[in-house]
């Protein structure tokens, strides 16, 4: 010297850390400076020898010996005390004296030279020279101590401290200081956060950001803190000490079991733990550090190198040419298209890997040696210095050429939108995707996959972090009336803010001056080929100390003023307070009369009261609470609040005067007070009212709404509680800024005075409303405007005002007041819609007011349901159900069953290959047909050619291959049709206008229409689609035209007929046209629009019917009409027999026939329309009871033929009864279509004549006029089959001049939590998962105030009979001084005892809350939400 250098960051919130200071209160080894010194002496002891113990570690004893080691004198400028002078921050420094105390050393060692002296010949001594030693002051460096100022959370931590805080003596230390100790006095610290807990090394800086901040403190560097855990000192200039000591304890380790050893938070390296961090490498060649004169040594500090894309930087993975756009992938509208000049291929090029060869810089000191100057010194030895020379010293790295050859060298992520980048084709709410909202249920740019794209690039993506964007904690830079947000109200305390002048200069500004370490950040310069990276300079460190200055403004001191604030006089108003006294209605109740059967109550009605006499009604008493009328967005109060009347007693306020004080004022955390209702405690009171609780109702229930009764309480008096939508959802103040109105209290002026008016002004108390504001409603001098000053208070919903804590209370409960978890929203105003068991206006056969039906029977149809081998299949409230289907016995028809059969097919388009006996025709056999096989017959065209034929070619046929084919899926991929709301009157645009916007206006409003029809007003003006009108049908008239229609007049002719000849008037028929437009007339009305009435007309106010259906709504219907994307099927195509589609305990829908007399029968007899008719319609005639058959005239049809119209009208019978109603079923005979009526048609006849039906329960349908009803004809599909459906005419009513109510719908408005729009949204309990959290007997573990016990090591004290060489005293023994073990004490750390107390776990049970496609029970909210 091991106190440096390296590691770490476990404690530390201040004994730490930055920054600025102070130290006169202090220390510094080694380094420099400056003076002085360095005499004289004197005893030991390591090592070593001996000897002994221990396994070791390691000890003990004996003998001996040195010093720069020890010790005693002397010397000294030091230090102490005293004295004096100077200087001073007055603490105190410096100087100078005298005495007395105290007090240093090493002249040793050593290199070289040497003249001289000694030698024992080793050397020594003197001179020199070199490192040393001691004192002393000075300096430089480092420390040490103190002071100010800054930097975390937490108040669910408010009080903390006895050495505590100050003093006096005293100890200790380098030094102040309670740093100790004794003794004294009671201090001291805190809302500007003490004390408690909780995190945490500080800082230069890093990261971020526009900045102001925010978030960090790895690397580098400064400071602290540690060194295995907790305690001690001890050396020593420094340590209470990382590779040092003693103790204590956990660990590990070694032992002979007696004892010992260790401390990687140096540097590699192990193990472990973890999502995760490297070589047991080179060298001291450098830079820096110890030691040493020095050579050197030492040095895991440092220099290198090695691992790892960890991060920054900089390079390559090639460069140019290349178009048959190859090949091949993907997509494809089957044309391409793209990857792509990319590839290949041709010609280069050498960065870096690889191979060789060469060559710098880091090196300079130090040494050593030549020389040359210069110092010391007697020396031209030596020795030190400078200086030129050679010689020496590299751990590891550059960088240069040479050679060959693009060869070994590109990946991540992403393509729905934020956000740059699309297709396929796979998967079908499955697998998965996700930052965020959110992709996925059969066409996924959203998931895999591929192909193409972007994007970045030796890196990409992901997590995880800070910051940012976030003005989303707003200092800069926010809000709070409805979004989160104003305290319930006052008074008051600290605080914070508050008037003029004059000092002062703390703050504050400004200059200088110290400083704010280096690195780093910025800027220049420069150095490595360039960057990073480094180096120089400068800039900056916004900061703090010092000084000189300014003085507006804050502060401080001190004056002064009246306007702010008071006070005083003069006046006014009030349900302001607080006691105490009165008073009338009116409820109940008690007494008494009268009277009598009901009261009462309700939607209706029961409880309920009453013949014991109620309710009504007189009269007289008794009680408690509340004060009508006046009364009023009227008045007082701070707020809760205050209302008969009179006193006593009180507090505010408002208006005149301007007389007094002179800033006394404002605001107000904490604190105090007061504080609706309910509640609570004693004690009174108790008439009405009324929680609970009883009974009655209501209801599916009704623990309610409604009756009927009723207890607390509601009232007083005394105390608690302290909360409300305690609201104006709006905190006090002061100032400022347009009005206009009403209203309350004054007071002025105008008038001679008063009453009235008027006009000014002051308070309060509403309303509108400018400018301004606001997200918007809206505020608006009583601001929510514009400003200033205090005070509360916000910070996404839920969890939640909860839980723990603490304070408050008697309790209920309050005040404060969280987090785990979970959602992607909660929420405001305002829009547009739809909704209301919200308003208002108005339609519609919606209802009402009529007529007729259905439901009930039977039958017929359709459907459900059930059966079935199969009953294909669609359609499902209105708006499926006599629907698709205008017509199922096979066919249709769907493979719906069963069954047999075909495979390029039943059909189409191409292509190859075959084919004359082929195509076609086709006896026959198999078969139920389809089919399957087949003798036989057997061609046709075109072009060549050796033309009874030959090739080739078409067609046809066969094989085969693309393909055909499917009434297979999905109408929730589609087009197109169509329904429907609804023939409702609405549905939009342009420009302009005003709103931030959505989106309004327009399209409201006044009238009026069938109408958004017109008309008036209008910030709107206009158009469009719809509505109307234009088109048919039909009513009236006209003109035209007259056959096959018509027949008036003329003429013929019949038994008759328009049969005939004629005619065109009429009727008709069909083209063309008129006619009806509020066009006239009155009257209403806005001189409109339009209405009411009326005249004329056929027709009158849309004449009646029709087709005409806006913008949309219902994923409405339909892939079974057609068309079609897409998936499917080789049999889910075709083909053929048979069978179902008709099946029947039921159940509904829509019809038919009825139930009868306004009828059934039976004779007689009148009158249409409209349509069919050629595989047709069919006449006369004739047969049959009749269906119908025989026949075949006429007719492609104003000509013939269906075709007799029924009802009706006469006229007869039936006589009310299951019948002469009904016809249902059955039987038996027929006819008819048709291949074929058996499953399964239709029609006749004659029979049967329904234990079917007497007009049909709940409901429920249709219709306003030629309508309903009746009545009957026709047609389409059809081989046949109609009670259906589509037409057509005959006959023909009733009723509404209303709009309360269902049901649909229009417009305005209103409410809203709905927007899938009320078939809506949503609320709790229970029940089932999961999740988290809170209580809880307890128990488990830590931390721990406080008291006590034990008490190592060790400092320190005292005591120290054992022991000790140096000093004094003695010749000497021996003693003295002093030291030293050991011994006692304090004080101690580990332990150990109680243990407030705080934290953490975990806990059987309880109990919240969050979440969870279709659980269970109500219907609480939202509409007047069905009790606002």
């Nucleotide at each position: 010297g091991g106190a440096c250098u390296g590691c770490g960051g476990a404690g530390u919130a201040a004994u730490a850390u930055a920054c600025a200071g102070g130290u006169a209160a202090u220390c510094u080894a080694c380094c420099c400076g400056u003076g002085a010194g360095a005499c004289c002496g004197g005893g030991a002891u390591a090592a070593c020898u001996c000897a002994g113990c221990g396994a070791a570690a390691g000890c003990u004893g004996u003998g001996c010996u040195a010093a720069u080691a020890c010790c005693g004198g002397a010397u000294a400028g030091g230090u102490g005390c005293c004295g004096g002078a100077u200087c001073u921050u007055c603490g105190g420094a410096u100087c100078c004296g005298a005495c007395c105390a105290u007090g240093a050393a090493a002249g040793g060692g050593u290199u070289g030279g040497u003249g001289c002296c000694c030698u024992u010949c080793g050397g020594g001594g003197u001179c020199u020279u070199c490192a040393g030693c001691u004192c002393a002051c000075g300096g430089a460096u480092g420390a040490g101590c103190c002071u100010g100022u800054a930097g975390c959370c937490u108040a669910u931590u408010a009080g903390c401290u006895a050495g505590u805080u100050g003093g006096u003596a005293g100890g200790g230390u380098a030094a102040u200081g309670g740093c100790c100790u004794a003794c004294c006095a009671a201090g001291g610290c805190g809302a500007a956060g003490a004390u408690g807990g909780g995190u945490a090394g500080c800082c230069g800086g890093c990261c971020u950001g526009a900045g102001a901040g925010g978030g960090u403190g790895u690397c580098c560097g400064g400071c602290c803190c540690g060194a295995c855990u907790g305690g001690a000192a001890c050396u020593g200039a420094g340590a209470c000490a990382c590779u040092g000591u003693c103790c204590a304890g956990a660990c590990u380790c070694c032992u002979a079991c007696g004892g010992g050893a260790g401390g990687c938070a140096g540097c590699a390296g192990a193990g472990g733990a973890g999502g995760a961090u490297c070589a047991u490498g080179g060298g001291c060649a450098a830079u820096g550090g110890g030691c040493g004169c020095a050579a050197g040594c030492c040095u895991g500090a440092c220099c290198c190198u090695g691992c790892g894309a960890c991060g920054c930087c900089g390079c390559g993975u090639g460069g140019g040419c290349g178009a048959u756009g190859a090949a091949g992938g993907c997509c494809u509208u089957c044309g391409g298209g793209u990857c792509g000049u990319a590839a290949a291929g041709c010609c280069c090029u050498g960065u870096g890997a690889g191979a060789g060869a060469c060559u710098a810089a880091g090196a300079a000191c130090a040494g050593a040696u030549g020389g040359a100057g210069g110092g010391u010194a007697a020396a031209u030895a030596g020795c030190c210095c400078u200086u030129c020379g050679u010689c020496u010293u590299g751990a590891c790295u550059c960088g240069u050429c040479u050679c060959a050859g693009a060869g070994g060298a590109a990946g991540g992520c992403g393509c729905g939108g934020c956000u740059a980048a699309c297709u396929a084709c796979g998967u079908g709410c499955c697998a998965g995707c996700a930052g965020c909202a959110g992709c996925g249920g059969u066409a996924a740019u959203a998931c895999g996959u591929a192909g193409g794209c972007g994007c970045c690039g030796a890196g990409c993506g992901u997590u995880g972090u800070u910051c940012g964007g976030a003005a989303u904690u707003a200092c800069u830079g926010g809000g709070c009336g409805u979004a989160a947000a104003g305290g319930g109200u006052g008074c008051c305390u600290a605080g914070g803010c508050g008037a003029c002048g004059u000092g002062u200069a703390a703050g504050u500004c400004g200059g200088g001056u110290g400083u704010g370490a280096a690195a780093g950040c910025c800027c220049u310069c420069g150095g490595c080929u360039c960057a990073a990276c480094c180096g120089a300079g400068g800039a900056a460190u916004c900061g703090c100390g010092c000084u000189c200055g300014a003085u507006a403004c804050u502060g401080c001191a001190u004056g002064u003023c009246u306007u702010g604030a008071g006070u005083g006089c003069a006046g006014a108003a009030g349900g302001g307070g607080a006691g105490a006294g009165u008073g009338g209605a009116a409820c109940u109740c008690c007494u008494g009369g009268u009277g009598u059967a009901g009261c009462g109550g309700u939607g209706a009605a029961a409880u309920g009261c009453g013949u014991u006499g109620a309710u009504a009604u007189c009269a007289g008493g008794a009680u408690g609470a509340a004060c009508g009328c006046c009364g009023g967005u009227g008045g007082c109060g701070a707020a809760a609040g205050c209302g008969g009347c009179u006193c006593u007693c009180u507090a505010g306020u408002c208006u005149g005067u301007u007389a007094c004080u002179g800033a006394c004022g404002c605001u107000g955390a904490a604190g105090c007070a007061c504080g609706a209702a309910a509640g609570c405690u004693a004690g009174g009171g108790g008439a009405g009212c009324a929680a609970a609780c009883g009974g009655g109702a209501u209801u599916a229930g009704a623990u309610a709404c409604c009756c009927c009764g009723g207890u607390a309480g509601u009232c007083c008096u005394a105390g608690c509680c302290g909360u409300a939508a305690a609201c104006g959802a709006u905190g006090g103040g002061u100032a400022c800024u347009a009005g206009g109105u009403a209203g309350u209290g004054g007071a002025a002026a105008u008038u001679c005075c008063g009453a009235u008016g008027u006009u000014u002004u002051c308070u309060c108390u509403g309303c509108c409303g400018u400018a301004g504001u606001u997200a918007a409603c809206g505020c608006g001098u009583u601001a929510a405007g514009u400003a200033c000053c205090c005070c509360g208070c916000c910070u996404g919903g839920g969890g939640a005002g909860u839980a723990c804590g603490g304070c408050c209370g008697c309790a209920a409960g309050g005040c404060u007041a969280a987090a785990a978890c979970u959602c992607a929203a909660a929420g405001g105003a305002a829009u547009u819609g739809a909704c209301g068991g919200g308003g208002g206006c108005c339609c519609g056969c919606a209802c009402a007011a009529g007529c007729g039906g259905u439901g009930g029977a039977g039958u017929a149809u359709g459907u459900g349901g059930c059966u079935c081998a199969a009953u294909u299949c669609g359609a499902g409230g209105c708006a499926a159900c006599g629907c698709g289907a205008a017509g199922a016995a096979c066919c249709u028809u769907a493979u719906c069953c069963u069954g047999g059969g075909c495979u390029u097919g039943a059909c189409a388009u191409g292509c190859u290959c075959g084919u004359a006996g082929u195509a076609c025709c086709a006896a026959c056999c198999c078969g139920a047909a389809a089919g399957g096989g087949a003798a036989g017959g057997g061609a046709u065209c075109a072009u060549g050619g050796u033309u009874u034929c030959c090739a080739u070619g078409a067609a046809g046929c066969g094989a085969g291959c693309a393909c055909a084919g499917g009434u297979g899926c999905u109408g929730c991929a589609u087009g197109g049709c169509u329904g429907u709301c609804g023939u409702c009157a609405g549905c939009u645009c342009g420009u302009g206008u005003g709103g931030u916007g959505a989106g309004a206006u327009g399209u409201c409003g006044g009238g009026u229409u069938a109408a958004g029809u017109c008309c008036c007003a209008u910030a709107a003006c206009g158009a469009g689609c719809g509505a109307a009108a234009c088109c048919c049908c039909u009513g009236c008239c006209u003109c035209u035209a007259g056959u096959u229609g018509c027949c008036a007049g003329c003429g013929g002719g019949u038994a008759a007929u328009g049969c005939c000849g004629g005619g065109g008037a009429c009727u008709c028929u069909a083209g063309a046209g008129g006619g009806a437009c509020u066009g006239c007339c009155u009257c209403g009305g806005u001189c409109a629009a339009c209405g009411g009435g009326g005249a004329g007309g056929a027709a009158g106010g849309u004449g009646g019917g029709g087709a005409u259906g806006a913008c949309g709504u219902c994923a409405a219907g339909u892939c079974c009409u057609c068309a079609u994307g897409g998936c499917c099927c080789u049999a889910u195509g075709c083909c053929c027999a048979g069978g179902g589609c008709u099946g029947c305990a039921c159940a509904c829908g829509u019809a038919c026939u009825a139930c009868a007399a306004u009828g059934g029968c039976c004779g007689g007899u009148a009158c249409a329309g409209a349509g069919g008719g050629a595989u047709g319609c069919a006449a006369a005639a004739c047969c049959g009871c009749g269906a119908g058959g025989u026949g075949g005239a006429g007719c492609a049809a104003a000509u013939c033929c269906c075709a007799u119209a029924a009802a009706g009208c006469c006229g007869g019978u039936c006589u009310c009864a299951g019948u002469u109603c009904g016809g249902a079923u059955u039987g038996g005979a027929g006819g008819c279509u048709g291949c074929a009526a058996c499953c399964c048609g239709c029609c006749u006849c004659c029979a049967u004549g329904a234990u079917a039906g007497c007009c049909g329960g709940a409901a429920u349908c249709g219709c306003u006029a030629g309508u309903a009803a009746u009545c009957g004809c026709g047609g389409a599909u059809c081989a046949g089959c109609a009670c259906g459906c589509c037409g057509c005419g005959g006959u023909g009513a009733a009723u509404a001049u209303g709009u309360u109510c269902c049901c649909g719908g229009g417009c305005c408005u209103u409410g809203u939590a709905c927007a899938c729009a009320c078939c809506g949204c949503c609320c709790g309990u229970c029940a089932a998962g999961c999740c988290a959290c809170c209580a809880a007997a307890g128990u488990u573990c830590g931390g721990g105030a406080u008291a006590c016990c034990c008490g190592a090591a060790g400092u320190c004290g005292c005591c120290g009979a054992g022991c000790c060489a140096a000093c004094c005293c003695g010749u000497a023994a021996g003693g003295g001084a002093g030291g030293c073990a050991a011994g006692c004490g304090c004080c101690g750390a580990c332990g150990g005892u109680a243990g407030a107390u705080c934290g953490a776990g975990u806990g059987a049970u309880g109990g919240u809350g969050a979440c969870u496609a279709a659980g269970u029970c109500g219907u609480a909210a939202c509409a007047a939400g069905g009790u606002a």

This is a predicted structure of a 1428-nucleotide RNA (small-subunit ribosomal RNA) from a metagenome. The RNAcentral record of the sequence draws on SILVA.